Molecule: Glycine riboswitch aptamer
Organism: Oceanisphaera avium
């Protein structure tokens, strides 16, 4: 002095899609007497969509029968759909590893 990996309670950018709707508890507040209504929620169900956590499929190629195998492509199981949160990747910084 440097290629390339990996890491991270660290900086900084980072998309799409319904603050849906229905039962039920439970709290709270107003009204007023024992229910109405309004919002908060926990737990179930149903419709609708989104791909960038995480999974899961494959072209070509190895094999030749199974099978293995990439992605920002595909699925949507998860997981998401105001806002925070979180978020693949990108850039930096700091560290380990290493290669010439």
């Nucleotide at each position: 002095u440097c290629a390339a990996g990996c890491c991270a309670g660290c900086c900084g950018g980072g998309a799409g899609a319904g603050a849906g709707c229905g039962c039920c508890g439970a709290g709270u507040a107003a009204u007023g007497g024992u229910a109405u209504u309004a919002c908060u929620u926990a737990g179930c169900g149903c419709c609708g969509c989104c791909g960038a956590a995480g999974g899961a499929g494959c072209a070509a190629c190895g094999a030749c029968c199974c099978c293995g195998u990439a992605a920002a492509c595909u699925c949507u199981c998860a997981g998401g759909c105001a806002a925070a949160a979180g978020g693949a990747c990108c850039g930096g910084u700091g560290g380990c590893u290493g290669u010439a």